Predicted 3D model of RNase P RNA and transfer RNA as a complex of 428 nucleotides. The coordinates come from a structure-prediction model, not an experiment, and the mean pLDDT is 78.

[in-house]
RNA sequence: GGAGCCGGCCAGGCAAUCGCUCUGGCGGCCGCGAGGCCGCCGGGGAGGAAAGUCCGGGCUCCGCAGGGCAGGGUGCCAGGUAACGCCUGGGGGGCGCGAGCCUACGGAAAGUGCAACAGAAAGCAAACCGCCCCACUCAAGCGAGCGGGGUAAGGGUGAAAAGGUGCGGUAAGAGCGCACCGCGCAGGUGGUAACACGCUGCGGCUAGGUAAACCCCACCCGGAGCAAGACCAAGUAGGAAAGCGAUACCGUGGCCCGCGGUGCUUUCGGGUAGGUCGCUCGAGGCCAUUGGCGACAAUGGUCCCAGAUGAAUGAUUGCCCACGACAGAACCCGGCUUAUCGGCCGGCUCCCACC
RNA sequence: GGGCGAUUAGCUCAGUUGGGAGAGCGCUGCAGUCACAUUGCAGAGGUCACUGGUUCAAGCCCAGUAUCGCCCA
Numbered sequence: 001g002g003a004g005c006c007g008g009c010c011a012g013g014c015a016a017u018c019g020c021u022c023u024g025g026c027g028g029c030c031g032c033g034a035g036g037c038c039g040c041c042g043g044g045g046a047g048g049a050a051a052g053u054c055c056g057g058g059c060u061c062c063g064c065a066g067g068g069c070a071g072g073g074u075g076c077c078a079g080g081u082a083a084c085g086c087c088u089g090g091g092g093g094g095c096g097c098g099a100g101c102c103u104a105c106g107g108a109a110a111g112u113g114c115a116a117c118a119g120a121a122a123g124c125a126a127a128c129c130g131c132c133c134c135a136c137u138c139a140a141g142c143g144a145g146c147g148g149g150g151u152a153a154g155g156g157u158g159a160a161a162a163g164g165u166g167c168g169g170u171a172a173g174a175g176c177g178c179a180c181c182g183c184g185c186a187g188g189u190g191g192u193a194a195c196a197c198g199c200u201g202c203g204g205c206u207a208g209g210u211a212a213a214c215c216c217c218a219c220c221c222g223g224a225g226c227a228a229g230a231c232c233a234a235g236u237a238g239g240a241a242a243g244c245g246a247u248a249c250c251g252u253g254g255c256c257c258g259c260g261g262u263g264c265u266u267u268c269g270g271g272u273a274g275g276u277c278g279c280u281c282g283a284g285g286c287c288a289u290u291g292g293c294g295a296c297a298a299u300g301g302u303c304c305c306a307g308a309u310g311a312a313u314g315a316u317u318g319c320c321c322a323c324g325a326c327a328g329a330a331c332c333c334g335g336c337u338u339a340u341c342g343g344c345c346g347g348c349u350c351c352c353a354c355c
Numbered sequence: 356g357g358g359c360g361a362u363u364a365g366c367u368c369a370g371u372u373g374g375g376a377g378a379g380c381g382c383u384g385c386a387g388u389c390a391c392a393u394u395g396c397a398g399a400g401g402u403c404a405c406u407g408g409u410u411c412a413a414g415c416c417c418a419g420u421a422u423c424g425c426c427c428a
Base pairs, nucleotide, nucleotide: 001351002350003349004348005347006346007345008344009343010342012320013319014318015317016316017315018314020045021044022043023042024041025040026039027038028037029036030035047326051337052336054335055334056333057332058331059225060224061223062222066257067256068255069254071221072220073219074218075217076090077089078088079087080086091105092103093102094101095100106216107215111214112213113210114209128155129154130151131150132149133148134147136145137144138143163181164180165179166178167177168176182205183203184202185201186200187199188197189196190195229277230276231275232274239268240267241266242265243264244263248262249261250260251259284303285302286301287300288299289298290297291296321324356427357426358425359424360423361422362421365380366379367378368377374411382398383397384396385395386394404420405419406418407417408416
């Protein structure tokens, strides 16, 4: 100098003027009051994803959230956490020269299913070509034809053809025998564990793929969602019809048991479309110390940081620069995923050149 | 704000134990008719919304994205 990897941070800035929303104080007006309106002074006012709604939890209601079946989810090991499908550390596998990155990664020797086409044969294998042996016929012979048998070493088909290489062996072959490699089982050693190690013995190999096919195993899950739900005010019908019927019906879950209620369900007709609460102080942010490899936890200090309900963040002007991306709260929080112009900081790897 | 569903030919839709991409209407050509329609024969037309993954193999199974539609008090 070039190419790259990992982690963290920022998301145009400053000033003036006019507006919007929430809120503290003061003053004025209205109201019996609760409170409302106006003015002045002061304070707060979108994000790293507020998004998708894909997971998990808080909170609220349903029926005490109880048992079983069904259904759904997760799936190497250990830890973190309120919890998780998230995160951290480790193991196995894959990619990269490397820093590093990716990984739905339980079980196929419990059972069932599937594998189109091609191919002789597709799963307690199989003889199409080839190779070899025997009998018969032809032939002087080499050999050819036909019949029976052996053979998975070679060819060919396929995504996949039942361990690989070599030597021996054989009529030709074959784990048929042996050596090495691979595989499986049992033990040993190390490790909390996943797992690793020819450290030892056994098995000639029996046990191919697919579980993001059914299934088996282990663990987890009641349902709905702030338009949940509670209160106040107003209005109304204790209306009509049909159905079911206490061994009944209903209770927001698919079913059963259990539990609770006593009329219930459907249709027609009618009414409401207002206000207040829930609503933001929270598993909260920042700093320091301690423990831990780390995720994280504990302790101490400090800060208050949007809460609307037609729904607020805007507009104009001036200056500057690197000329500004994706996009905007609606009950809250922890994650994941997706979108994103650019810039800054820290750590590390590889290549080239020079000293 | 919250909860669900769909996407396959120009249009409307089938497509299940994962292996052939299809039907009706429409379109094109030919026949038939004086001509047209009906009809008959033949044919063209597909990024199975998109991107990845599992599998020998994906319209189908899994994950993410995009677009459209439905419901709530």
Rfam match: Bacterial RNase P class A. Its family is annotated with tRNA processing, dimeric ribonuclease P complex and ribonuclease P activity in the Gene Ontology. The family's RNA type in Rfam is ribozyme.